[in-house]
Context: one part of a larger RNA
């Protein structure tokens, strides 16, 4: 000098765009953040004078809750990055080729009885389906030459037809897995490793593999730094630098890991699952003491910690996601507004004229100098500001649909009106005098300054630098 997710002190007009718990992965009151489908199904209820009808609801069932959103605790590892590979899986979407034949038994809800303080149940009986089961069928699969086992469902409509369903193949996208190289510090860490390294058989997996297991062999790794220990999410990037390189990993994007702590599986195309389940633990809450409930590292918000970080806001109008045939519904993703000079960029706080060089301050050699064209005064302008009127684009897709927002913008009126500070002034380093103080009080980044004329302390006048900011502190180059 530059930089920062900065903080602190003084000061503070406005607009655009960004950014905003770096600390306690500390604990959380309250509300919301994942639902949807009645065109899969049987019921219940409301409403209508009646009817084709309409609306709502718990339950069975389907799809989605593995995405989106958060955090960086752990991890020095095929975690990540670059470049390759073979032994794999893949719901929805697209393409292609076929198929959906025949039967059956239940279980919820509802009803009755009943337990419990509650959470939640128990027993009996009934019933539907795109829920479940059996038989048949097979281009394909397994298999090695015998053969074997495995599918399916309907719904809407007057119909055409549309939407669903099953098997197989292919593609895309996604995921699992292997490997080469790269990936911090320490040798005051030198040896380490028994499922350890390899083989055979078996099991297991979507798949390879000590992944697991039985037997056999004794290997594997290491000064090219193993092992142990410490620290740490990694990267595209960001900052500094002419570069080499150093530091760093906020926001945005990709990957990984985690979801009160530890462990586990279930369902499913996909999880060992943030707002699912089970067990144990710590903590909090309810309780009739028998037993139960909970998990903000989602958005707001609270307490706490801290130098320090915002609203318990508006809307699904746009983009995107889930579901649905659709209308639609849901969406704290997202779009917006609010707060904060936190940053960056832009504009303003007036412009032109004006010497009797005004009053006043201050210095003085008492002549005058300076603040200073600065003010007053004259003329003008209205960016901003206040008031009034008009008023968007963003909406695609005939029409309709805007949270933002009566916002941006435009027009008119008014009046210089409402708007400048901060730091420094011995040298480095741009900018000097007076008064006070008297090695005191103080200043200070380094050198140093102050002991009676201090350009270095304090105040004043003046000056210099930057400017809605300025200075200090912290960290990096």
């Nucleotide at each position: 000098g530059g930089a920062u997710u900065a903080a602190c002190g003084c000061u503070g007009g406005c607009a655009g765009c960004a950014u905003g718990c770096u600390u306690a992965a500390c604990a959380c009151a309250u509300g919301c953040a994942a639902g949807u489908c009645a065109g899969a199904c049987g019921g219940g209820a409301a409403g209508u004078g009646g009817u084709u009808u309409u609306u709502c609801c718990a339950g069975u069932g389907g799809c989605g809750g593995a995405u989106g959103g958060g955090u960086g605790a752990g991890u020095a590892a095929c975690u990540c990055g670059u470049a390759a590979g073979a032994a794999c899986c893949u719901g929805c979407c697209c393409u292609u080729a076929g198929g959906a034949g025949g039967g059956g038994a239940a279980c919820a809800a509802u009803a009755g009885c009943u337990g419990g303080a509650a959470a939640c149940g128990g027993c009996u009986g009934c019933u539907a389906a795109u829920a479940c089961c059996c038989c048949a069928u097979a281009u394909g699969c397994u298999g090695a030459g015998g053969a074997g086992a495995a599918a399916a469902a309907g719904g809407a409509g007057g119909a055409a037809u549309c939407c669903a369903c099953c098997c197989a193949a292919a593609a895309a996208g996604g995921g699992g897995u292997u490997c080469a190289c790269g990936u911090c510090u320490a040798a005051u860490u030198a040896g380490u490793u028994a499922g350890u390294u390899g083989g055979u058989g078996a099991g297991g997996c979507a798949a390879u593999g000590a992944c697991u297991u039985a037997c056999c062999a004794a290997g594997g790794u290491g000064a090219c730094g193993a092992u142990c220990a410490g620290u740490a999410g990694c990267u595209u990037g960001u900052c500094c630098g002419a570069g080499a390189g150093g530091a760093u990993g906020a926001u945005c994007a990709a990957c990984c890991a985690c979801a009160c702590u530890g462990g586990g599986a279930c369902u499913g195309a996909g999880a060992c699952a943030c707002g699912a389940c089970c067990c144990a633990g710590a903590c909090u809450c309810c309780u009739a003491u028998g037993g139960g409930a909970g998990g903000c590292a989602g958005c707001a918000g609270u307490g706490g910690g801290g130098a320090a970080u915002u609203u318990u806001c508006c809307g699904c109008a746009a983009u995107g996601g889930g579901u649905g045939a659709a209308a639609g519904c849901c969406u704290g993703a997202c779009g917006g507004a609010g707060c904060a000079a936190u940053g960056u960029c832009a504009c303003g706080u007036g412009a032109a004229g004006g010497c009797a060089g005004a009053a006043g301050g201050u210095c003085c050699a008492c002549g005058g100098g300076u603040c200073a064209u600065g003010a007053a005064c004259u003329u003008c302008u209205u960016u901003u500001c206040u008031c009034a009127g008009a008023g968007a684009a963003g909406a695609a897709a005939c029409a309709a649909u805007g949270a933002u927002g009566g916002u941006a913008u435009c027009u008119g009126a008014g009046g210089a009106a409402a708007g400048a500070g901060c730091a420094u002034c011995a040298g480095c380093u741009a900018a000097c005098u007076c008064u006070g103080u008297g090695c005191c009080a103080a200043c200070a980044g380094c050198c140093g300054c102050a002991g009676u004329a201090a350009g270095a302390c304090a105040g004043a006048g003046g000056a210099u630098g930057c400017a809605a900011g300025c200075g200090u502190u912290a960290u990096c180059c």
Small-subunit ribosomal RNA, 5' domain from Picea glauca, 477 nucleotides, folded computationally. Its mean pLDDT, the model's own confidence on a scale to 100, is 83. It matches the Rfam family "Bacterial small subunit ribosomal RNA". Rfam links the family to the GO terms ribosome and structural constituent of ribosome.